c-di-GMP-I riboswitch aptamer from a Chloroflexota bacterium, 84 nucleotides, folded computationally. The coordinates come from a structure-prediction model, not an experiment, and the mean pLDDT is 84. The source organism's lineage runs through Bacteria, Bacillati and Chloroflexota.
RNA sequence: GAGAUGAACGGGCAAAACCGUCGCAAGGCGGGGACGCAAAACCACGUAUCCAGCAUUGCCAUACUGGAUAGCCGGACUACCAAG
Repeated sequence: GAGAUGAACGGGCAAAACCGUCGCAAGGCGGGGACGCAAAACCACGUAUCCAGCAUUGCCAUACUGGAUAGCCGGACUACCAAG
């Protein structure tokens, strides 16, 4: 110097209930409140899950199309503090 890990300090984010609102819905936004999180900042590229449509079909289910989840995981990218 680089990489892995991350005690401590200062802090940061904010699940669900519930309320309002947008949406066919999944879900989003705001309020609310903390279940948790060392990237629980951001990105829909891959996986996974969810919703809607459509075709086949007796139904289930499957393929395809569109949408959603970044707090499903992977990946990409950016960042504060620093003991051992």